[in-house]
């Protein structure tokens, strides 16, 4: 890389470096020289593992000093499909599945 699960409409930003795109891809929307995105370092956020208590099992609680992840917009919005609405169609609204992120886990 690829597989297999479980989440993804809450939550949480400053300093420094540095200088052009960036928001995985198309499309639209957005963010950027009032300096983004990255990178570093400090603070937060949540609580997937892993800790501790319960507990037959499931499951439930608590802590955040340990391993990730996260800290602009719902994964920022749609893509494929199918219900409704409808004369069709777009629009819209739910439901799914697609890709994607991150965890544990398997090869």
């Nucleotide at each position: 890389a690829c597989c297999u699960u479980a989440u993804c409409a809450a939550g949480a930003g400053a300093a420094g470096c540095g200088g052009a795109g960036g928001g995985a891809c198309u499309g639209g929307c957005c963010c950027g020289a009032c300096g983004a995105u990255g990178c570093u370092u400090c603070a937060g956020c949540a609580a997937c593992c892993g800790g501790c208590c319960u507990c037959g099992c499931a499951g439930g609680g608590c802590a955040a000093a340990g391993g990730u992840g996260c800290u602009a917009a719902a994964u920022c919005c749609a893509g494929c499909g199918g219900a409704c609405c409808g004369a069709u169609a777009c629009c819209g609204u739910c439901c799914g599945g697609g890709a994607g992120a991150u965890g544990a886990g398997a090869a």

This is a predicted structure of a 107-nucleotide RNA (SAM riboswitch aptamer (S box leader)) from Domibacillus aminovorans. The sequence was found by an Rfam model in a public genome assembly. Of the family's consensus pairs, 97% are formed in the model. Taxonomically the source falls in Domibacillus (Bacteria, Bacillati, Bacilli, Caryophanales).